[in-house]
A computed fold for a 719-nucleotide part of an RNA from a Candidatus Dojkabacteria bacterium, annotated as large-subunit ribosomal RNA, domain II. Lineage of the source: Bacteria > Bacteria candidate phyla > Candidatus Dojkabacteria. Its Rfam family is "Bacterial large subunit ribosomal RNA". Its family is annotated with structural constituent of ribosome and ribosome in the Gene Ontology. Its mean pLDDT, the model's own confidence on a scale to 100, is 81.

Context: one part of a larger RNA
RNA sequence: GCCAGUGAGUUAUUAUUUACGGCUAGAUUAACUGAUAGAAGUCAGAUAGUCGAAGCGAAAGCGAGUCUGAAAGGGCAAUUGAGUCGUAAGUAAUAGACCCGAAACCAGGCGAUCUAUCCAUGGCCAGGGUGAACCUCGUUUAAUAGCGGGGGGAGGCCCGAACCUGUUAGUAUUGCAAAACUAUUGGAUGAGCUGUGGAUAGCGGUAAUAAGCCUAUCGAGCUUGGUGAUAGCUGGUUCUCCUCGAAAUAACUUUAGGGUUAGCCUCAAGUAUAAACAGAGGGGUAGAGCACUGUUUGGGUAAGGGGGCAUCGCGCUUACCUUAUUCAGGCAAACUCCGAAUACUCUGUCUUUAGCUUGGGAGUUAGAUCUAGGGGGCAAGCUCCUACGAUCUAGUUGGGAAACAACCCAGACUUAUAUCUAAGGUCCCUAAGUGUUACCUAAGUGCAACAAAGGAGGUGGAAUUUCUCAUACAGCCGGGAGGUUGGCUUAGAGGCAGCCAUCCUUUAAAGAGUGCGUAACAGCUCACCGGUCUAGAGAUUUUGCGCCGAAAAUUAUCGGGGCUAAAGGUAACCACCGAAGUUUAAGGUUUGUUUAUAGUCUUCGGACUGUAAAUAAGCGGUAGGGGAGCGUACUAUACGUUUUGUUUAGUUACAAAAUUAGUGGCAUUGAAGUUCAGCCGUAAGGUUGGAUGGAGUGUAUAGUAGUGAGAAUGCUGGC
Numbered sequence: 001g002c003c004a005g006u007g008a009g010u011u012a013u014u015a016u017u018u019a020c021g022g023c024u025a026g027a028u029u030a031a032c033u034g035a036u037a038g039a040a041g042u043c044a045g046a047u048a049g050u051c052g053a054a055g056c057g058a059a060a061g062c063g064a065g066u067c068u069g070a071a072a073g074g075g076c077a078a079u080u081g082a083g084u085c086g087u088a089a090g091u092a093a094u095a096g097a098c099c100c101g102a103a104a105c106c107a108g109g110c111g112a113u114c115u116a117u118c119c120a121u122g123g124c125c126a127g128g129g130u131g132a133a134c135c136u137c138g139u140u141u142a143a144u145a146g147c148g149g150g151g152g153g154a155g156g157c158c159c160g161a162a163c164c165u166g167u168u169a170g171u172a173u174u175g176c177a178a179a180a181c182u183a184u185u186g187g188a189u190g191a192g193c194u195g196u197g198g199a200u201a202g203c204g205g206u207a208a209u210a211a212g213c214c215u216a217u218c219g220a221g222c223u224u225g226g227u228g229a230u231a232g233c234u235g236g237u238u239c240u241c242c243u244c245g246a247a248a249u250a251a252c253u254u255u256a257g258g259g260u261u262a263g264c265c266u267c268a269a270g271u272a273u274a275a276a277c278a279g280a281g282g283g284g285u286a287g288a289g290c291a292c293u294g295u296u297u298g299g300g301u302a303a304g305g306g307g308g309c310a311u312c313g314c315g316c317u318u319a320c321c322u323u324a325u326u327c328a329g330g331c332a333a334a335c336u337c338c339g340a341a342u343a344c345u346c347u348g349u350c351u352u353u354a355g356c357u358u359g360g361g362a363g364u365u366a367g368a369u370c371u372a373g374g375g376g377g378c379a380a381g382c383u384c385c386u387a388c389g390a391u392c393u394a395g396u397u398g399g400g401a402a403a404c405a406a407c408c409c410a411g412a413c414u415u416a417u418a419u420c421u422a423a424g425g426u427c428c429c430u431a432a433g434u435g436u437u438a439c440c441u442a443a444g445u446g447c448a449a450c451a452a453a454g455g456a457g458g459u460g461g462a463a464u465u466u467c468u469c470a471u472a473c474a475g476c477c478g479g480g481a482g483g484u485u486g487g488c489u490u491a492g493a494g495g496c497a498g499c500c501a502u503c504c505u506u507u508a509a510a511g512a513g514u515g516c517g518u519a520a521c522a523g524c525u526c527a528c529c530g531g532u533c534u535a536g537a538g539a540u541u542u543u544g545c546g547c548c549g550a551a552a553a554u555u556a557u558c559g560g561g562g563c564u565a566a567a568g569g570u571a572a573c574c575a576c577c578g579a580a581g582u583u584u585a586a587g588g589u590u591u592g593u594u595u596a597u598a599g600u601c602u603u604c605g606g607a608c609u610g611u612a613a614a615u616a617a618g619c620g621g622u623a624g625g626g627g628a629g630c631g632u633a634c635u636a637u638a639c640g641u642u643u644u645g646u647u648u649a650g651u652u653a654c655a656a657a658a659u660u661a662g663u664g665g666c667a668u669u670g671a672a673g674u675u676c677a678g679c680c681g682u683a684a685g686g687u688u689g690g691a692u693g694g695a696g697u698g699u700a701u702a703g704u705a706g707u708g709a710g711a712a713u714g715c716u717g718g719c
Base pairs, nucleotide, nucleotide: 001719002718003717004716005715006714011095012094013093014092015091016090017089018088019087020086021085022084023083026051027050028049032045033044034043035042036041055062056061065076066075067074068073098236099235101233105226106225107224108223109222110221116200117199118198119197120196121195122194123193124192125190127159128158129157130155134151135150136149137148138147139146163187164186168183169182170181171180202218204214205213206212239629240628241627242626243625244624249262250261251260252259253258263364264363265361266360267359268358269357270356271355273354276349277348278347279346280345281344287338288336289335293332294331295330297328298327299326300325301324302323303322304321305320306318307317308316309315367392368391369390370389371387372386373385374384375383376382398409399408400407413587414586415585416584418583420581424577425576426575427561428560429559433574435573436572437571438570439569440568446563447562454548455547458545459544460543461542462541463540464539465538466537467536475532476531477530478529479528481505482504483503486500487499488498511526515524516523588619589618590617591616592615593614594613595612596611597610598609599608600607601606630708632705633704634703635702636701637700638699639698640659641658642657643656644655645654646653660664665697666696673692674691675690676689677688678687679686680685
């Protein structure tokens, strides 16, 4: 890991509700006793007790009333008859209470064969080195001291085996090994190592303290018991079909991942209103506005202050400041001269979906995204609110968005190689137009998310305006002069460093000069004028589509191929495709209504339970409520034969009668189980036949439950 088996809402008591049954102003017995030969069961008794028929009061007590109160009044109750005992089911409480699961706590025992320390008694430490005290000899000294030789053999001394240890690194890591191996290291006469026997025991020991060790277990050993400890926590919880169908909110909570009550779901009984429509109301939101309160831009006027000018004084002036007023233009959650839509309240009409009341049963209290309105935040697939919002959750289902819970379309009872459409599409991948008309884009812009400020003779449209056959704009040819080198300044300043002025003349026209240039001149050029040429040319504003601006993390890309009078964009139109939507055909099922019909009961009005047909509305679904069934084990009872009649494909089914008193469903003329196939049922499942198998077992009606497995790192076994 797989397979098989096993594995979880039970039982008792009490309460309450519903269904059914008995009796009924009553209902009912418990323990216990008796009978039945005995047990179980049944029948009979047992009338204690309980509930109900009357309440009020603390009570005495009174009583359809009573209590309080001086009274008035007020509280509770009555005026309105249903209970009680069973059986079944739902739920709750108390118990282990659906099952498994702690770490822990307490009590009694068992452990020092591991290890810690201690006690008793034994054992062990190759070899080499160093050379203390002390002794002695010599030398030396006044005498000591000192120096030298020899002897000597101390030491938690040195080197290093056994022995003990475990430093560093590697190997090993389903190992040789639940701590080892290899190399290397530390101690090795000592606080040394070690054998045997003994002592200390669990809030206790022992400890050169590491909270170490106390039998691979230690911040309190192991084991048995209390014990099914407790677990607001995690996991698991077993057959089918039908029907309705949530919540993730509020309040409170030593409360926040748990609860209680309400809200929302469901079932039953009852009631007569919800929704909608019509009418009547109040409002100060969205919007708008500036009349108030504030805020704000520009202009005018007035006043005051500051600056400047000016002065005898009066004054004049201002790109400054403040105030008032006025004109024009704005802003506001805590502004309003105004002011909706919705919503809300009341009245009426109406009852098909829905409402409300009472009672039984829940689940939910982690929500998410989107749209709209807000608070916080630079922002977020952020966070917190609002909406009788939408969707997902529970619709991870169908079509579209390449893929994509929450976006767009659309709500899946079943079947169909039928219809028409929605969103979205129609060149190919890919179902349907290489559709029609008129434009735009040249950037592969674009072709199903997405970019700014800013910049540009890209290009299309619109508007305003200037010049123009008296010849415009552009090009080409020619002119572009004189006073004069204007004055000042300057080394110089001659149109062209700078400052001032900027006239006059000749002219078709020509600036005291537009730019380049020179040291200064010179030179080139422009404005301006003539000629040539010839029909439009210039400027501004606005707008459509494009261009640049444009850098990201695992190749590229509109999903891809690819597309340019389009397969891109704008405007309009026609056709088609396209879903589990709609319609069509067939079928199932739920609820209501009507009709027909069968059975049971009846107070003869009808009620209940079925069947068939017609008709109307439904049938996505998690938590969860309700309904109907299938199967498993066991218990009780029944199961015969013959005849007749009707009926059937058929001893098929029904009815009546007879008969045995027998055991009488099926089964060695082959049970259960297994396997293959057919048929029936929406399903759980059922049934028939063949094969296998070789001894049990069925159907009907009731009843009882150790009653259904794929999950629990489930448990046991096998492989």